[in-house]
Predicted 3D model of a 255-nucleotide part of an RNA (large-subunit ribosomal RNA, domain VI) from a Candidatus Woesearchaeota archaeon. It matches the Rfam family "Archaeal large subunit ribosomal RNA". Rfam links the family to the GO terms structural constituent of ribosome and ribosome. The coordinates come from a structure-prediction model, not an experiment, and the mean pLDDT is 80. NCBI's taxonomy places the organism under Archaea, Nanobdellati, Candidatus Woesearchaeota. It was read from a public genome assembly.
Context: one part of a larger RNA
């Protein structure tokens, strides 16, 4: 590049695959024997490449619990010591985890092999003509790709875009993507799931200590509690308010 969407494919890149073992072939071919293959088919592994996070493992300075020193007078609740340290851990990100990476085919050729066949009544693959022929070349496979200036095609439309605002599936900044009250975009709340592991307070029991008045680690019950939640669903409670700029088609009027 008028806008939006769907394409074509000039061109560019790729190693996107490489190798090995085992089984069958086969104790066969071969060989006096000793020994001892291959074409082909199946299967597995390693390395490389691409992707993913259901499982397994790692991380998880969101989170939960234990717990030492010290400080907030004690309890409760907290701060600091690399998150003091220790035990777990969702999402996300990852590999040590998982998936894919198949088989070939076509065309034009090289050396070479030929057909027909004259120049040169013979012969000759060559001069005209024709047929084959390689891990190599061009395609077939994957990725990018209308800035391919020959700047493409098709469909719809006369629209729109940017800023600003709420943001994430995106992210260094730009960019990308979603939403903007005709709304679930973010926050909050509720429910579910998930993590940790049974909160505080109260009651009861209690080793031990005691100035005999009491104090009391700890355990049990209340309590699969309490706390947390980057996840799912629901809900307009809060905030997406209010707007600004640029561009375009048509009509009318004027020149």
């Nucleotide at each position: 590049c008028g806008a939006u969407g769907u394409c074509u494919g000039a061109a560019a890149g790729g190693a996107a695959a490489a190798a090995a073992g085992c089984c069958a072939u086969a104790g066969u071919a071969c060989g006096a024997g000793a020994g001892g293959a291959a074409c082909u088919g199946g299967u597995u592994u390693u390395u490389g490449a691409g992707g993913c996070c259901a499982c397994u493992g790692g991380u998880u300075u969101a989170c939960c619990g234990g717990a030492u020193a010290u400080c907030c007078g004690a309890c409760a609740g907290g701060g600091u010591a690399a998150a003091a340290c220790c035990g777990g851990g969702c999402a996300g990100c990852u590999a040590c985890g998982c998936c894919u990476u198949a088989u070939g085919a076509g065309g034009a050729u090289a050396a070479g092999a030929g057909c027909u066949g004259a120049a040169a009544g013979c012969a000759u693959c060559u001069a005209a003509g024709c047929u084959c022929g390689a891990a190599g070349c061009c395609u077939u496979c994957c990725u990018u790709a209308a800035a391919a200036a020959g700047a493409g095609a098709c469909a719809u439309c006369c629209u729109g875009a940017a800023c600003a605002c709420a943001g994430a599936a995106a992210g260094a900044a730009g960019a990308u993507c979603u939403g903007u009250u005709u709304g679930a975009u973010g926050g909050g709340a509720g429910c579910g799931g998930u993590g940790u592991g049974u909160a505080a307070g109260u009651a009861u029991a209690a080793a031990g200590c005691u100035u005999c008045g009491g104090c009391g680690a700890u355990a049990u019950a209340u309590u699969c509690a309490g706390c947390a939640u980057g996840c799912g669903c629901u809900u307009u409670c809060c905030a997406a308010u209010a707007g600004u700029u640029c561009g375009u088609u048509g009509u009318u009027a004027a020149u």